[in-house]
A computed fold for a 71-nucleotide RNA from a Candidatus Aenigmatarchaeota archaeon, annotated as transfer RNA. Its Rfam family is "tRNA". Its family is annotated with triplet codon-amino acid adaptor activity in the Gene Ontology.

RNA sequence: GGGGUUGUGGUGUAAUGGCAGCACAACUGGCUCCAGACCAGUUAAUCUGGGUUCGACUCCCAGCAACCCCA
Numbered sequence: 001g002g003g004g005u006u007g008u009g010g011u012g013u014a015a016u017g018g019c020a021g022c023a024c025a026a027c028u029g030g031c032u033c034c035a036g037a038c039c040a041g042u043u044a045a046u047c048u049g050g051g052u053u054c055g056a057c058u059c060c061c062a063g064c065a066a067c068c069c070c071a
Base pairs, nucleotide, nucleotide: 001070002069003068004067005066006065007064010024011023012022013021018054026042027041028040029039030038047063048062049061050060051059
């Protein structure tokens, strides 16, 4: 220098172009003498900027980051 893969709550992982879910974690309450376990609830996410579309995590373009391949 060229090419490819990946990017979603704190972590892991889903989502045929049509309400962004689930689990763990954290917090609150219940239970308990206390804690754990269990039960109920709460908070929290689409890498960035454009484009297409009635509608984009999803499709297109450019960039950023991590990793891989070639030189």